[in-house]
RNA sequence: UUGUGCGGUCGCGGGGUAUAUCCGUGAGGAAAGUCCGAGCAUCACAGAGCAGGAUAGCUGUUAACGGCAGCCGGAGGUGACUCCAGGGCAAGUGCAACAGAAAUAUACCGCAUUUAUUUUAAGUGUAAGGGUGGAAAGGCGAGGUAAGAGCUCACCGUAGACCGGGUGACCGAGUCUACCUGUAAACCCUAUCCGAUGCAACGCCGAUUGGUUUCGGGAGUAAGCCGCUUGCUCGGCGGCCCCGGAUUAAGGCGGCUUGAGACGCGCGGCGACGCGCGCCGUAGAUAGAUGACCGCGCACGACAGAACUCGGCUUACAGAUAA
RNA sequence: GUCUCGGUAGUCUAAUGGAUAAGACAGUGGUUUCCGGUACCACUGAUGCGGGUUCGAUUCCUGUCCGGGGCACCA
Numbered sequence: 001u002u003g004u005g006c007g008g009u010c011g012c013g014g015g016g017u018a019u020a021u022c023c024g025u026g027a028g029g030a031a032a033g034u035c036c037g038a039g040c041a042u043c044a045c046a047g048a049g050c051a052g053g054a055u056a057g058c059u060g061u062u063a064a065c066g067g068c069a070g071c072c073g074g075a076g077g078u079g080a081c082u083c084c085a086g087g088g089c090a091a092g093u094g095c096a097a098c099a100g101a102a103a104u105a106u107a108c109c110g111c112a113u114u115u116a117u118u119u120u121a122a123g124u125g126u127a128a129g130g131g132u133g134g135a136a137a138g139g140c141g142a143g144g145u146a147a148g149a150g151c152u153c154a155c156c157g158u159a160g161a162c163c164g165g166g167u168g169a170c171c172g173a174g175u176c177u178a179c180c181u182g183u184a185a186a187c188c189c190u191a192u193c194c195g196a197u198g199c200a201a202c203g204c205c206g207a208u209u210g211g212u213u214u215c216g217g218g219a220g221u222a223a224g225c226c227g228c229u230u231g232c233u234c235g236g237c238g239g240c241c242c243c244g245g246a247u248u249a250a251g252g253c254g255g256c257u258u259g260a261g262a263c264g265c266g267c268g269g270c271g272a273c274g275c276g277c278g279c280c281g282u283a284g285a286u287a288g289a290u291g292a293c294c295g296c297g298c299a300c301g302a303c304a305g306a307a308c309u310c311g312g313c314u315u316a317c318a319g320a321u322a323a
Numbered sequence: 324g325u326c327u328c329g330g331u332a333g334u335c336u337a338a339u340g341g342a343u344a345a346g347a348c349a350g351u352g353g354u355u356u357c358c359g360g361u362a363c364c365a366c367u368g369a370u371g372c373g374g375g376u377u378c379g380a381u382u383c384c385u386g387u388c389c390g391g392g393g394c395a396c397c398a
Base pairs, nucleotide, nucleotide: 001320002319004297005296006295007294008293009292010291012026013025015023016022028303032314033313035312036311037310038309039308040198041197042196043195047234048233049232050231052194053193054192055191056190057071058070059069060068061067072086073084074083075082076081087189088188092187093186094183095182096181108130109129110126111125112124113123114122115121116120138156139155141153142152143151157180158178159177160176161175162174163172164171165170202254203253204252205251209398210397211396213246214245215244216243217242218241224240225239226238227237228236229235261280263278264277265276266275267274268273298301324394325393326392327391328390329389330388333348334347335346336345341378350366351365352364353363354362371387372386373385374384375383
C1' cells in the first nucleotide's frame, strides 16, 4: 500500500420511470474508541468580572485543530534514521519517606585550635576526606590557611545581561554577573484560546381528559417574591392579575446526504498544502437492507459492519506487495 | 446515538505520592467437644491491563478493556 477475483440465479434496502417479470445502485480502512477540531441546529443574549477548562520550542499549513509539514533544541543509533507532555523551580509556596550528623539546612567520624596542668572531655572553626542517600552547596587543579572553604586564580560546565547572525525557535565569540539540588503528569505563574447544549439538536402534521409547559393580546412594570440566563456576583429577560389559543405520549414527514467531495492532468511550493482545467455521480435504513445458492480460479480469505456530516488522532487486523 | 461516572482479596469497604496495601464477612488448618455449632488461634487471598512522570504510583498523566448511570413532557 492492498484488504479473494470472475460469471449466473433468487432475495432485501434506496432511487428512477412508461408503475413491470424493467433499469441502475447498495459498508470500511478502520464504518470502532468518542479522544480532539469544525459544519449544522436550538436557547432573552451569546454582556462584564471572578472561577473553571484546554494548549505549551519556532515558522508555516488549514474552515478549524491538541492534527500535519519543515526547521530549532535534546536523547538514542556505526549508519540510513528513530523518539521527545519540549514555557517557567532565577516570581512565590509546598514536598523530598527510609537511611544519614545534616535534605536546603547541618558537625557523626575526621582535620585544626582553645580551655580544663596529661589520658580524656567540653567549646569553637571547617565541607577537603570517610560514611548515608535518587539527590550533600557546579566540577577539577593550584595558591592560600591554624585546619579549611570560589576565599583567590587558571581551565571547564550551567543560568542571566551586553554584542553579532537568523522572520523565529536558536546559534556564535568575548566581557561582566551568580539567588548554580530535584520536583510544576505538586499548588501556582506566564501566554493564547473557550457561551451552553448536541440530530434523543431542531422544524412541521397529529385523536380524548387532567396535570404540566408554552404562545398572543391587555393591565402592571415603585417595591417585593419566583423562574431563566454556565458554577458565583453584577447586569439582562420573563412571570405574578385578566382574556383567548396551543400542547403532548403512538405514529408520519423534513433535517438525511453534492460535500471544506472523489479521480486525472498541468502549474506553484523542500513539504504539509494551494491554484487552474477536465471528468465522475458514489448507501441513507428507523427494529433497522447490504444476504443465500451454483460454477470456475487459488494465496482458501484477517480486523470488523454505516445511523446528521466532514478533517484528524488512537486502537484492532490473516495474507500479499513495496521500500 | 450521545453525555457522564467508576474499576482494590470470593464479597463489602479503607489507605495525604512514602517502609511489608488495612479491616469485616467468607475460605483452609488447628485448639476446645462424645459429635456438630459457638468461641479462640494461625494461615491463604487483591490495586482491570499496557506505557509514562517521579528517588518512589492504589493515588498523578495517557492509551486500552470492562461495568454502571442520565438524556424521548407525564398520567